Predicted 3D model of a 466-nucleotide part of an RNA (small-subunit ribosomal RNA, 3' major domain) from an uncultured bacterium. RNAcentral holds the full RNA, with entries from ENA.
Context: one part of a larger RNA
RNA sequence: UGACGGGGGCCCGCACAAGCGGUGGAGUAUGUGGCUCAAUUCGAUGCAACGCGAAGAACCUUACCUGGCCUUGACAUGCAUCUCUAAGUUGGUGAAAGCCAGCGAGUCCCGAAAGGGACAAUUUGCACAGGUGCUGCAUGGCUGUCGUCAGCUCGUGUCGUGAGAUGUUGGGUUAAGUCCCGCAACGAGCGCAACCCCUACUGUGUGUUGUAUCACUCACACGGGACUGCCGAGAGAAACUCGGAGGAAGGUGGGGAUGACGUCAAGUCAGCAUGGCCCUUACGUCUUGGGCUACACCCACGCUACAAUGGCCGGUACAACGGGCUGCGAAACCGCGAGGUGGAGCUAAUCCCUUAAAGCCGGUCUCAGUUCGGAUUGUAGGCUGCAACUCGCCUACAUGAAGCCGGAGUUGCUAGUAACCGCAGGUCAGCAUUACUGCGGUGAAUAUGUUCCCGGGCCUUGUACA
Numbered sequence: 001u002g003a004c005g006g007g008g009g010c011c012c013g014c015a016c017a018a019g020c021g022g023u024g025g026a027g028u029a030u031g032u033g034g035c036u037c038a039a040u041u042c043g044a045u046g047c048a049a050c051g052c053g054a055a056g057a058a059c060c061u062u063a064c065c066u067g068g069c070c071u072u073g074a075c076a077u078g079c080a081u082c083u084c085u086a087a088g089u090u091g092g093u094g095a096a097a098g099c100c101a102g103c104g105a106g107u108c109c110c111g112a113a114a115g116g117g118a119c120a121a122u123u124u125g126c127a128c129a130g131g132u133g134c135u136g137c138a139u140g141g142c143u144g145u146c147g148u149c150a151g152c153u154c155g156u157g158u159c160g161u162g163a164g165a166u167g168u169u170g171g172g173u174u175a176a177g178u179c180c181c182g183c184a185a186c187g188a189g190c191g192c193a194a195c196c197c198c199u200a201c202u203g204u205g206u207g208u209u210g211u212a213u214c215a216c217u218c219a220c221a222c223g224g225g226a227c228u229g230c231c232g233a234g235a236g237a238a239a240c241u242c243g244g245a246g247g248a249a250g251g252u253g254g255g256g257a258u259g260a261c262g263u264c265a266a267g268u269c270a271g272c273a274u275g276g277c278c279c280u281u282a283c284g285u286c287u288u289g290g291g292c293u294a295c296a297c298c299c300a301c302g303c304u305a306c307a308a309u310g311g312c313c314g315g316u317a318c319a320a321c322g323g324g325c326u327g328c329g330a331a332a333c334c335g336c337g338a339g340g341u342g343g344a345g346c347u348a349a350u351c352c353c354u355u356a357a358a359g360c361c362g363g364u365c366u367c368a369g370u371u372c373g374g375a376u377u378g379u380a381g382g383c384u385g386c387a388a389c390u391c392g393c394c395u396a397c398a399u400g401a402a403g404c405c406g407g408a409g410u411u412g413c414u415a416g417u418a419a420c421c422g423c424a425g426g427u428c429a430g431c432a433u434u435a436c437u438g439c440g441g442u443g444a445a446u447a448u449g450u451u452c453c454c455g456g457g458c459c460u461u462g463u464a465c466a
Base pairs, nucleotide, nucleotide: 001466002465003463004462005461007460008459009458010457011456012455013454015450016449019413020412021411022410023409026304027303028302030300031299033297034295042053043052064290065289067287068286070284073128077127078126079125080124083121088103089102090101091100092099093098107118108117109116110115130279131278133277134276135275139273140272141268142267143266144264146262151190152189153188154187155186156185157166158165159164170181171180172179196256197255198254199253201224202223203222204221205220206219207218227250230244231243232242233241234240306406310365311364312363313362314361315360316359322353323352324351327346328345332341333340334339372403377398378397379396380395381394382393383392419442420441421440422439423438424437425436
């Protein structure tokens, strides 16, 4: 000087408390562990791994296993060589890849021609290619975490033999090393804040969306507006507390982006790049089928429920974000339905996806393992796709399991939040999506407070630790 303390003081955070809803019990979906397997590819492992890489494993993907092939190679550049001159196609065999055989081949330039050259393809040989093989403890880059916590440092000066100190401590204050006052310090940098984006109000301009038309709404662009700016009380430096005016908004208005010096030899050689090591008729490449989907069990994040604030039936109302040409696909018709036929319109404020659902009105059920709950299973179908057996999703009919609110424990959330409700998108042929990322609709309760638990900041103290 740090680190640590079941030392002290001050302070903060959904940290506790006050509340609301979950999870832990059931069924199921997904991920991990384990076990199994020819293989169940690999990585991630306290917080900070476990609906994580994977924004989508039937084949492909795919890295794993089984079998069958290839060896200058699936891919790149170059040299030499062979044939051919920019074409592929047919047959046999085979699970395919491949192997064997046949047929076929017309670029450009120079030149009278013979021929030569360039380019493309082919054969052989050689340099080489190739490796999701190892090392994240050799690395770059990127990322997580403490933590959007308020800290981390430097120059000059001063003090100290020196390591170092001072500044950065103190008194106040703040969300903040934010600001004020004091002070052997005076300044400065990276952080904080502000500048950026969205949103709440409004003006102007524009206008193939809305309206019968205008206004209004709406959309786009550029502006205005909020600064403790004004007033009162406490207080009087900064600020803070209470109240007021004006205002759509009041004290960083709400949300986002933004992550200091560093820590964890944290994560990633399988995104990419890359040193070294290793393989080179195989640890490379192609391919069939299988596996990643196994299943006594354990754990983790979810979904659906256990019902009457409900289930079912009928009627009826109101969104926003988005996506669309190998695409979205209307009307109409067929089908109980999934879906099919159809093909208008739309490269989209114009057309389509697109009837939002909870809600509201009426009816029914009457507390039961039920008209709750929907697992599981059977049959018949639909869709995508070469192909749904292993292993897809959906529909109809039938079947109707556990489950009557969940032990110890544990978790999220402070307002348009929690909770409840649906909608869209990416990935994508299809789908495992109940995930993830967004969007709107309905819309609470509680916070006396900081003793305690957890994490963190500042000062101080002890130390046999560095």